About this RNA
RNAcentral holds the sequence, with entries from Rfam. Transfer RNA from Terrapene triunguis, 73 nucleotides, folded computationally. Taxonomically the source falls in Terrapene (Eukaryota, Craniata, Gnathostomata, Testudinoidea). It matches the Rfam family "tRNA". Rfam links the family to the GO term triplet codon-amino acid adaptor activity. The family's RNA type in Rfam is transfer RNA.

Parts: sequence; structure tokens; C1' cells
RNA sequence: AACCAGCUAGCUCAGUUGGUAGAGUAUGAGACUCUUAAUCUCAGGGUUGUGGGUUCAAGCCCCAUGUGGGGUG
Repeated sequence: AACCAGCUAGCUCAGUUGGUAGAGUAUGAGACUCUUAAUCUCAGGGUUGUGGGUUCAAGCCCCAUGUGGGGUG
């Protein structure tokens, strides 16, 4: 330099034909237990990398851009 796939909860990751964003884990509370752990239940937690555009409506479509990674020359 050009190509490919990524960026969504503290962390690891889903998200179907564009229709109000979820799981696991972690954290907090409760139940259980002599206590801890384990198990079960519940709760809180999101500027979907950033900035624009299209649309009644964008994680998803379009443009620009940042960042880390991969292979190629």
C1' cells in the first nucleotide's frame, strides 16, 4: 500500500426479512446451609467504536473515519 473479518452490559459473545437489545459469566439482594462454598430465585447494569445520511422507524442499509487483529505484496 491494498485485501479480509471484528468493535453490542465489567468480561466472553448472540442478535433471523430494518420494527422499542439478549444469553453466559461477574456484581448486589433473598432462599437454602451451623458457617462458607455450591445450588435456586430476583435485581441493577447499554451513547450497539466515532460522525453523518436514508427511513415513520437503523445493532442491521449507505458514506466517511478511528482502533486492535489476520494473511498478501